Overview: Model confidence (mean pLDDT): 76 of 100. This is a predicted structure of a 107-nucleotide RNA (TPP riboswitch aptamer (THI element)) from Acidaminobacter hydrogenoformans DSM 2784. The sequence is in RNAcentral, with records from Rfam. It matches the Rfam family "TPP riboswitch aptamer (THI element)". Rfam links the family to the GO term thiamine pyrophosphate binding. NCBI's taxonomy places the organism under Bacteria, Bacillati, Bacillota, Acidaminobacter, Acidaminobacter hydrogenoformans.
């Protein structure tokens, strides 16, 4: 000096099911990294937004579609497997740091 690897920061992407107490709040169970911790709006049942936690960023491990799918298991459930080396899917020649190399120069 050029190009990579890993990590951090910054900005970004994503999901929140099922069963029981039961009609709801709320509490507990199952799988999982994560199943709603905080706030607001709406107005009665659920939905939307922001923040936090967790995961992910070119991708055969985020996540979505197909899917109100197919087979198996379960009290039940994307719980397991298929579909799936599928299609889509969010940063870069940037900043900081670390370790080992390569090229050039100096000692």
């Nucleotide at each position: 000096g050029a190009a990579g690897a890993u990590g951090u920061a910054c900005g970004g992407g994503g999901g929140a099911g099922u069963c029981a107490g039961u009609a709801a709040a709320c509490u507990g169970g199952c799988u999982g990294a994560g199943a709603g911790g905080g706030a607001a709006c709406u107005g009665u049942g659920a939905g939307u937004u922001c923040c936090g936690a967790c995961c992910c960023a070119u991708a055969u491990c985020a996540c979505c579609u197909g899917c109100u799918c197919u087979g198996g298991a379960u009290c039940a459930u994307g719980c397991c497997a298929g579909c799936g080396a599928a299609g889509g899917g969010a940063g870069g020649a940037g900043a900081c740091a670390u370790a080992a190399g390569c090229a050039c120069g100096c000692a």